[in-house]
RNA sequence: GGCCACGUAGCCAAGUGGUAAGGCAGAGGUCUGCAAAACCUCUAUUCAGGGGUUCGAUUCCCCUCGUGGCCU
Numbered sequence: 001g002g003c004c005a006c007g008u009a010g011c012c013a014a015g016u017g018g019u020a021a022g023g024c025a026g027a028g029g030u031c032u033g034c035a036a037a038a039c040c041u042c043u044a045u046u047c048a049g050g051g052g053u054u055c056g057a058u059u060c061c062c063c064u065c066g067u068g069g070c071c072u
Stems, first nucleotide, its partner, number of pairs: 001071007010024003018055001026042005048064005
C1' cells in the first nucleotide's frame, strides 16, 4: 500500500428497517442479630463519528476514526 471482518452499558454479548434482550459487575430494597446466599427494582436519548437513502436507520449506502486478520 491492497483486501476482508468487527466497533452496541464499566465488561461480555443478542438484536440485520418499526421505541436495544440477557449475563457479570455496580446502586437501592426485602430477608437476617450482623453478614453471605437468595429474591425484587434501577442502570445505553451520540448503538465509534459525520453524511446520505427512507414515513422511520443499531440495521442499508458513502466517507472518516479505531481494533484484528490476510496478502505484498
Molecule: transfer RNA
Organism: Candidatus Kerfeldbacteria bacterium